[in-house]
Context: one part of a larger RNA
């Protein structure tokens, strides 16, 4: 001199952008953060419509719109936190070969025909609650057989295994038990082959100290045979061999999450790893597995543990390192806000629900950058304050007064962008047996804003609301008087202070910096 997620003192006017629990991975009231789909289903517990009945109170109907509960998919493995462990099973770069893979794109073949349960619901019956039991009845893209298999898998090449589901729109003939069949249009099912993106694994090469850690290893190191797994592999096992690391530091302790980045530096380096982007571990402490394309799974399961909270004492419930929020810890870190209008994400044909992701608004000078506190004039150099040699000097054009202008701040009025897709409606192509229906394109329309009456513009009104702070011995810009007398004090180093102190303390004046300015802390 730069920096900082800082924090103290002393002060503080406005915006704009950004940041904000670095400490106890200390415990956690409350409330939200993951749902959705009735175009998979059987149904109606609540609403509201329609019929029926009515003693006019109401009662009954799943017909309809819709739908709690429940049964199924699909999502909950993403997003979002946080840094504990973790010196290598991690990163970072560069390289492979034995892999998987919903959702989405290409493409090749199918999508026949049956069953048998089961919640929900209902009858009872245990429990204080959590919950749970028996029996009855009932669907389905849930469940299991047949069949059928180019591709798939085994395989002695003869052959054997192994599949599926529908639902919704539309419709002119022909059939009908009047449900519908039967055509077609979408969109779904199933095997399989390729692609995309994404992940599983190997391998080299760099990755903190410390030798006041020198030896370290028994699935250890290498073979064969089995298991295992999506995949190689001692990943596992059993049997045989004695091998592997290691002074170019192996074992051990210690300390830490890595990189782009970030700060300083001319650079080389140094030092760090908040925000924000990859990666990676974690989820009250261990452990384990299950589901499932994918988890050994943050708001899912078991078990074991400490702690908390309910009980009828028999037995339950819970996990903020998600947003907010509370108590402790601390020098020190924010509102229990608003919206899903945009982006994105989930489910759904969609309408559209969900979403503390996000977008936004509060708080905080915590940092960055921009503004403001007037501007010209104005010598009688006013009063006052201060030195003074008592003549004067300085505060000083400073003020006062006169002309002038209104940013910002207040009132007042006006008022955006971000929001066009979805949607309708027309037209043209496509697809069909169709001028339905649905798909695509292009064109008109309409609807949608948390922030927000915000930005932003115009008008009034009036210099009016708006400067502080730290220093003046040398380093280092910047000087006098008075108190006080090794006292009180001061102080980053030298050192100042014992009666004239430019070093304390005030007070005048002056120096720097400025909505800041110092100190502390810590890096270069």
């Nucleotide at each position: 001199g730069a920096u900082u997620g800082a924090a103290c003192g002393c002060u503080g006017g406005c915006g704009g952008c950004a940041u904000g629990c670095c400490u106890u991975a200390c415990a956690c009231a409350u409330g939200c953060a993951a749902g959705u789909c009735g175009a998979a289903c059987g149904g109606c517990a609540g609403c509201a419509c329609g019929g029926a009945c009515u003693u006019c109170g109401g009662u009954c109907u799943g017909g309809u719109g819709g739908c709690g509960a429940g049964u199924g998919g699909c999502g909950a493995a993403c997003g979002g936190g946080u840094g504990a462990g973790u010196a290598a099973u991690g990163c970072a770069u560069c390289g492979g070969a034995a892999c998987g893979u919903a959702c989405c794109c290409g493409g090749u073949a199918g999508u026949g025909g049956g069953g048998g349960a089961u919640a929900a619901c209902u009858a009872c019956c245990c429990g204080a609650a959590a919950g749970g039991g028996u029996g009855g009845c009932u669907a389905a893209u849930a469940c299991c057989g047949c069949a059928u298999a180019u591709a798939c898998u085994g395989u002695g090449c003869g052959c054997a295994g192994g599949a599926a589901a529908g639902c919704a729109g539309g419709g002119g003939a022909c059939c009908u038990u009047c449900g519908g069949g039967c055509c077609u249009u979408g969109u779904g099912c199933u095997a399989c082959c390729g692609g995309a993106g994404c992940g599983g694994c190997c391998g080299a090469u760099g990755u903190c100290a410390g030798a006041u850690u020198a030896g370290g290893u028994a699935g250890u190191u290498g073979g064969u045979g089995g298991g295992g797994u999506a995949a190689c592999g001692g990943c596992c096992u059993a049997c045989c061999a004695a091998g592997c690391c290691u002074g170019c530091g192996a074992u051990c302790u210690g300390u830490a999450g890595c990189g782009g980045g970030u700060c300083u530096g001319a650079g080389a380096g140094g030092a760090u790893g908040a925000u924000c982007c990859g990666c990676c571990a974690c989820a009250c402490u261990g452990g384990g597995a299950c589901u499932g394309a994918g988890a050994c799974a943050c708001g899912g399961c078991c078990c074991a543990g400490a702690c908390u909270c309910c009980u009828a004492c028999g037995g339950g419930a819970g996990g903020c390192a998600g947003c907010a929020g509370u108590g402790g810890g601390g020098a020190a870190u924010u509102u229990u806000g608003g919206a899903c209008a945009a982006u994105g994400g989930g489910c759904g044909c969609a309408a559209g629900c969900c979403u503390g992701a996000u977008c936004c608004a509060g708080c905080c000078a915590u940092g960055c950058c921009g503004c403001g506190u007037g501007a010209g004039u104005g010598a009688a150099g006013a009063a006052g304050g201060c030195c003074u040699u008592c003549g004067g000097g300085u505060u000083g054009u400073a003020a006062a007064g006169c002309u002038c202008u209104u940013u910002c701040g207040g009132a007042c009025g006006g008022a955006a962008a971000g929001a066009a897709a979805u949607c309708g409606c027309g037209c043209a192509g496509g697809c069909u047996a169709a001028u339905a229906c649905c798909c695509u394109g292009c064109g008109c329309g309409g609807a949608u804003g948390a922030c927000g009456g915000u930005a932003c513009c115009g008008u009034c009104a009036u210099a009016a609301g708006a400067a502080g702070c730290a220093c003046c011995g040398g380093c280092u810009a910047a000087c006098u008087a008075c108190g006080u007398g090794c006292c009180a004090g001061c102080a980053g180093c030298c050192g100042c202070g014992g009666u004239a102190a430019u070093a304390c303390g005030u007070a005048g004046g002056g120096u720097g910096c400025g909505a800041g300015c110092g100190u502390u802390a810590a890096u270069c």
Molecule: small-subunit ribosomal RNA, 5' domain
Organism: Azonexus hydrophilus